[in-house]
Molecule: transfer RNA
Organism: bacterium
RNA sequence: GGCGCUUUCGUCUAGUGGUUAGGACAUGACGUUCUCAACGUCAGAACACGGGUUCGAUUCCCGUAAGCGCUA
Numbered sequence: 001g002g003c004g005c006u007u008u009c010g011u012c013u014a015g016u017g018g019u020u021a022g023g024a025c026a027u028g029a030c031g032u033u034c035u036c037a038a039c040g041u042c043a044g045a046a047c048a049c050g051g052g053u054u055c056g057a058u059u060c061c062c063g064u065a066a067g068c069g070c071u072a
Stems, first nucleotide, its partner, number of pairs: 001071007010025004018055001027043005048064005
């Protein structure tokens, strides 16, 4: 250099065109407790970036970036 794969809350992950983008852990608040832990309730938090297709894109296509692999 060429080819292929991956990128979603802080972390791990679900989601094959119309979902309020869901769950677990973590975090915060409250309750419980003499205190802590544990437990319960509630809350905040995400589609790598730029285009395209479509009535509608996390999802399909192209490019860019990062990571991984194969190959010369």